[in-house]
Molecule: transfer RNA
Organism: Candidatus Roizmanbacteria bacterium
RNA sequence: GCUCUUGUAGUUUAAUGGAUAGAGCACCGGAUUCCGGAUCCGGAGAUGCCAGUUCAAGUCUGGCCAAGAGCA
Numbered sequence: 001g002c003u004c005u006u007g008u009a010g011u012u013u014a015a016u017g018g019a020u021a022g023a024g025c026a027c028c029g030g031a032u033u034c035c036g037g038a039u040c041c042g043g044a045g046a047u048g049c050c051a052g053u054u055c056a057a058g059u060c061u062g063g064c065c066a067a068g069a070g071c072a
Stems, first nucleotide, its partner, number of pairs: 001071007010025004018055001027043005048064005
């Protein structure tokens, strides 16, 4: 340099082009406890960036960025 794959909460992940983007762990608050842990209830938090297609994009297309793999 070329080709391919991947990019979603702090982390691990789900989501036929159509629900308010859904969960586990972690975090915060409450209940329980003498205190903590465990358990139960509740809460906050995410689609790498910019364009395009579409009535509708996390999903499809293009470019860029980052990570990985292959070729040279």